[in-house]
RNA sequence: CGAGCCGGCCGGGCAGCCGCGGAGGGCCCCUGGUCCUUCGAGGAAAGUCCGGGCUCCACAGGGCAGGGUGCCAGGUAACGCCUGGGGGGCGCGAGCCCACGGAAAGUGCCACAGAAAACAGACCGCCGAUGGCCGGGUCCGCCCGGCACAGGCAAGGGUGAAAAGGUGCGGCAAGAGCGCACCGCGCGGCUGGUAACAGCCGUGGCAGGGUAAACCCCACCCGGAGCAAGACCAAAUAGGGGGACUGUGCCGUGGCCCGCGGUGUCCCCGGGUAGGUCGCUAGAGGCGUGCGGUGACGCACGUCCCAGAUGAAUGGCUGUCCACGACAGAACCCGGCUUACAGGCCGGCUCACGUU
RNA sequence: GGGUGCAUAGCUCAGCUGGUAGAGCAUCUCCUUUACACGGAGGCGGUCGGGAGUUCGAAUCUCUCUGCACCCACCA
Numbered sequence: 001c002g003a004g005c006c007g008g009c010c011g012g013g014c015a016g017c018c019g020c021g022g023a024g025g026g027c028c029c030c031u032g033g034u035c036c037u038u039c040g041a042g043g044a045a046a047g048u049c050c051g052g053g054c055u056c057c058a059c060a061g062g063g064c065a066g067g068g069u070g071c072c073a074g075g076u077a078a079c080g081c082c083u084g085g086g087g088g089g090c091g092c093g094a095g096c097c098c099a100c101g102g103a104a105a106g107u108g109c110c111a112c113a114g115a116a117a118a119c120a121g122a123c124c125g126c127c128g129a130u131g132g133c134c135g136g137g138u139c140c141g142c143c144c145g146g147c148a149c150a151g152g153c154a155a156g157g158g159u160g161a162a163a164a165g166g167u168g169c170g171g172c173a174a175g176a177g178c179g180c181a182c183c184g185c186g187c188g189g190c191u192g193g194u195a196a197c198a199g200c201c202g203u204g205g206c207a208g209g210g211u212a213a214a215c216c217c218c219a220c221c222c223g224g225a226g227c228a229a230g231a232c233c234a235a236a237u238a239g240g241g242g243g244a245c246u247g248u249g250c251c252g253u254g255g256c257c258c259g260c261g262g263u264g265u266c267c268c269c270g271g272g273u274a275g276g277u278c279g280c281u282a283g284a285g286g287c288g289u290g291c292g293g294u295g296a297c298g299c300a301c302g303u304c305c306c307a308g309a310u311g312a313a314u315g316g317c318u319g320u321c322c323a324c325g326a327c328a329g330a331a332c333c334c335g336g337c338u339u340a341c342a343g344g345c346c347g348g349c350u351c352a353c354g355u356u
Numbered sequence: 357g358g359g360u361g362c363a364u365a366g367c368u369c370a371g372c373u374g375g376u377a378g379a380g381c382a383u384c385u386c387c388u389u390u391a392c393a394c395g396g397a398g399g400c401g402g403u404c405g406g407g408a409g410u411u412c413g414a415a416u417c418u419c420u421c422u423g424c425a426c427c428c429a430c431c432a
Base pairs, nucleotide, nucleotide: 002351003350004349005348006347007346008345009344010343012321013320014319015318016317017316018315020040021039022038023037024036025035026034027033028032042327046338047337049336050335051334052333053332054226055225056224057223061258062257063256064255066222067221068220069219070218071085072084073083074082075081086100087098088097089096090095101217102216106215107214108211109210110209123157124156125153126152127151130150131149132147133146134145135144136143137142165183166182167181168180169179170178184206185204186203187202188201189200190199191198192197230278231277232276233275240269241268242267243266244265245264249263250262251261252260271431272430273429285304286303287302288301289300290299291298292297322325357428358427359426360425361424362423363422366381367380368379369378375412383399384398385397386396387395405421406420407419408418409417
């Protein structure tokens, strides 16, 4: 200097004026008005894809069914998240990606093509040693040549996503784990590691296609619903009509059985009110320091208070500066994941080239 | 705010235990008719809402994004 990888952070700034929502306080002519102080959107507030808190139903119980997760260990309130490690793949590398248990428990499926798609099989092909047939020779023991009849084979071709392990040497009539060496695979043992797994030694010529984001098996986890949950106050009306069951019934927020609780209860139609208070924001909270840990994270101390609306508040104008401003707006809360995003800053690292 | 479902031809829908996507209506051509309608025969028309993944192979299975539709207040 060029190309690239990983992690963290910011995401218009400043000043003035006007305005909006919450909290606290002062004054006045106190159903209200006015003034002052202070706080006021995000890294994703989004999608609602997971996990929890909270609330109600048995402070949630048993079984079946159903759903989810899936290498190992740890972190955590919990997780499908995160961290570290193992294995596989990609990259020269820094690094990145992986739904990564089981197909020698069972069942299903594998279109087309192809001989054959799962108790393997033989279209082209190779051979025909051994038997058979034909011809020739003969020292009568047999030998040579031919046919491709019986039969042998799976090396090569061809089909396919996939065809009984791969390479080489030997061997054979031709071949083939038929034999051997190395690699791969199974089984057994030893060593290292908490484990996943790795290495080494021995042994078996070698069981066996793929698919489990097909059913399934194994291990672990999961009760349901959601702040329009739920609690209280106030107002209004037709406490009207129809239906189910009379307690082996009905209801108790997905299904079935049990259990538990309640019991004149439930369902449908019709009627009334569109008011207020709580839940509602101090929390698995932010920041800083120290300690433990490779790390995720944990512990201790100090410090800070940081939106709570309910037709729903963050905006507008002016000046100025610059690198000219992206995606986008809380609605019970929190931890993640995923998706969208103009531009910029910081730190660490890799490769190539040049110079010293 | 919370919950549920759907997307396949111009329209209405099948197909969703994976194997190269159909039906009816509409449209076009021909036959029939003097002509039209009806009827008969044939044809055209699909990135299965978009993008990834699993698989040899995806409308179908999984993930993600987009669009649309429906339901949920309290009182007696």
Source information:
Two RNAs folded together computationally: RNase P RNA and transfer RNA, 432 nucleotides in total. Its mean pLDDT, the model's own confidence on a scale to 100, is 81.